Molecule: TPP riboswitch aptamer (THI element)
Organism: Sulfuricella sp.
RNA sequence: ACCCAUUGCUAGGGGUCUCCGCCAUGGAGUGAGAUAAACCCUUCGAACCUGACGCGGGUCAUGCCGCCGUAGGGAAGCACGAGUGCUCCUUA
Numbered sequence: 001a002c003c004c005a006u007u008g009c010u011a012g013g014g015g016u017c018u019c020c021g022c023c024a025u026g027g028a029g030u031g032a033g034a035u036a037a038a039c040c041c042u043u044c045g046a047a048c049c050u051g052a053c054g055c056g057g058g059u060c061a062u063g064c065c066g067c068c069g070u071a072g073g074g075a076a077g078c079a080c081g082a083g084u085g086c087u088c089c090u091u092a
Stems, first nucleotide, its partner, number of pairs: 001084002004081001007079004011042004017029004048073003054067004
């Protein structure tokens, strides 16, 4: 100087489904997270939204799994500091 891994602080963005039983409280399934004061994501952006009452598979059922997806959108700063390159000094 370039580039920013990891972590921290502050700020911001986002989702909240399906089934059971006597409504509710409660329980079960998947998941980081199912309204948790937590979880995830912040441009190297699949956190999340649109497409979508989409398509294929599977399940008691469900964005449960995959495709769609090199598609279109989508919210940042600082510090610690990893990495790469160059230059200088010292030693051999």